[in-house]
Context: one part of a larger RNA
RNA sequence: CAAUUUCUAAAUCUGUCCUCACGACGAGAGGACCGAGUUGAACUGACCUCUGGUGUAUCUGCUCUACCGCCAGGUGGACCGCAGAGUAGCUAUGUCGGGAAGGGAUAAAUUCUGAAAGCAUCUAAGAAUGAAACCCACUUCAAGAUGAGGAAUCGUUUGAGACCCGUAAGAGAUUAUUACGUAUAUAGGCUUUAGGUGUACGCACGGUAACGUGUUGAGCCGAGAAGUCCUAAUUCGUCGAAU
Numbered sequence: 001c002a003a004u005u006u007c008u009a010a011a012u013c014u015g016u017c018c019u020c021a022c023g024a025c026g027a028g029a030g031g032a033c034c035g036a037g038u039u040g041a042a043c044u045g046a047c048c049u050c051u052g053g054u055g056u057a058u059c060u061g062c063u064c065u066a067c068c069g070c071c072a073g074g075u076g077g078a079c080c081g082c083a084g085a086g087u088a089g090c091u092a093u094g095u096c097g098g099g100a101a102g103g104g105a106u107a108a109a110u111u112c113u114g115a116a117a118g119c120a121u122c123u124a125a126g127a128a129u130g131a132a133a134c135c136c137a138c139u140u141c142a143a144g145a146u147g148a149g150g151a152a153u154c155g156u157u158u159g160a161g162a163c164c165c166g167u168a169a170g171a172g173a174u175u176a177u178u179a180c181g182u183a184u185a186u187a188g189g190c191u192u193u194a195g196g197u198g199u200a201c202g203c204a205c206g207g208u209a210a211c212g213u214g215u216u217g218a219g220c221c222g223a224g225a226a227g228u229c230c231u232a233a234u235u236c237g238u239c240g241a242a243u
Stems, first nucleotide, its partner, number of pairs: 009139001014040002017037001019035001025030001043098005051092004058085005063078006102136003109129004161239003165181005186232003189228005195221003202215005
């Protein structure tokens, strides 16, 4: 460092329908066992592709007000000002899965052989079946199991490894855990993009104007996904397994 196991923990549920078969059985009415299959309820685990929710990242529309000298265009405040959508994340009412098969020893029960008791008897000796219950098996914790185990590899001052420090998140109150630290894609930035919103500003044209059309599925965003060393993970340091 990675695995195993003792002891644990969790789980253990059940209905409808179809077939066997309108067969066995039964005068008829009715109507099975055994076996095979389908689909559910509740419970439970994981996840977010779908259906939805949230989504004080984001985009758009609208109102009042203050400001940016004015227009235009914007910014702040008004419960996130209100309203319509909504990525990631988190979620259920959504999706996928689970309780399967098998083995052992048994309970009630059913038996074999068989005496005591020349018969009989499942029992006294002996032997065999037998349940959702028990023990395994499935999942999980797990060597402080001081009984502290075993194997491979590496190391023992020629230093295994860890810490400190830093960049972070699949983690998180702190800690811990996990990824990375220039032999580097760990985070930020930049580029591209899944996706979201819904046709930006400006200009031109039309209209007296409100406004419309074109440029234009535009502009903006992009917690997601890639790429890229531009920035920050620098150097130093501490502990450390022998007798």
Predicted 3D model of a 243-nucleotide part of an RNA (large-subunit ribosomal RNA, domain VI) from a Candidatus Tayloriibacteriota bacterium. Its Rfam family is "Bacterial large subunit ribosomal RNA". The full RNA is in RNAcentral, with records from ENA. The organism belongs to Candidatus Tayloriibacteriota, within Bacteria.